[in-house]
Molecule: SAM riboswitch aptamer (S box leader)
Organism: Chloroflexota bacterium
RNA sequence: CUCUCAUCAAGAGAGGUGGAGGGAGACGGCCCGAUGAAACCCGACAACCCCCCUGCGUAAUUAUUCGCGGGAAGGGUGCCAAUUCCGGCGGAACAAUCCGCAAGAUGAGGG
Numbered sequence: 001c002u003c004u005c006a007u008c009a010a011g012a013g014a015g016g017u018g019g020a021g022g023g024a025g026a027c028g029g030c031c032c033g034a035u036g037a038a039a040c041c042c043g044a045c046a047a048c049c050c051c052c053c054u055g056c057g058u059a060a061u062u063a064u065u066c067g068c069g070g071g072a073a074g075g076g077u078g079c080c081a082a083u084u085c086c087g088g089c090g091g092a093a094c095a096a097u098c099c100g101c102a103a104g105a106u107g108a109g110g111g
Base pairs, nucleotide, nucleotide: 001111002110003109004108005107006106007105008104013042015041016040017039021032022031023030027087028086029085043080045078048076049075050074051071052070055068056067057066084103088101089100090099091098092097
C1' cells in the first nucleotide's frame, strides 16, 4: 500500500508539561479553543485481539480445540466535544424523516 470480515447513536479527567491551533482530506457549513488548541505524559473508557472464569449449545465423543455467553487483573491496539459534528450519491414523489451506497476510522486475519 492492498484484499477480506466485523464494528462505528453508548462510554471515558475541573491532572501535569505545552503554548495556537483544532474538528481525516478538498470545498461549503457549523462548532471547539488563552475559563487555554495540537502534541507528549499520567489517568480513564472500552472489550477488537491475547488473556481470565464459568456456563450453555453443537459435534460420533467427557471441547483446550467450534459457536454463544460472562469478566477486565495483566499484555497488544484503539479511543476520551458535537452520530464518523453535518453535508456527498441513490431510493422511499416533495418536505420532515428513514434506508442503502460512497468516503473515512478502528480491529482481526491475509497478500